RNA sequence: GCGGAAGUGGCUCAGUGGUAGAGCAUCACCUUGCCAAGGUGAGAGUCGCGAGUUCGAUCCUCGUCUUCCGCU
Numbered sequence: 001g002c003g004g005a006a007g008u009g010g011c012u013c014a015g016u017g018g019u020a021g022a023g024c025a026u027c028a029c030c031u032u033g034c035c036a037a038g039g040u041g042a043g044a045g046u047c048g049c050g051a052g053u054u055c056g057a058u059c060c061u062c063g064u065c066u067u068c069c070g071c072u
Stems, first nucleotide, its partner, number of pairs: 001071007010024004018055001026042005048064005
């Protein structure tokens, strides 16, 4: 230099163009004599960044950044 993959709550990951979700973690409450386990609920996301297409983009297109893999 060329090609490919990944980027989404604190962490690990879903999400086939139509209101962004799960598990773990955190906080509150319930349960228990206490702890653990269990149950209920809450908070936490400008979906890496910028632009374009579209009535509408996490999703399609272009550029760009970071990480990883391959080729040279």
Model confidence (mean pLDDT): 81 of 100. Transfer RNA from a Clostridiales bacterium, 72 nucleotides, folded computationally. The organism belongs to Eubacteriales, within Bacteria. It matches the Rfam family "tRNA". It is annotated as a transfer RNA.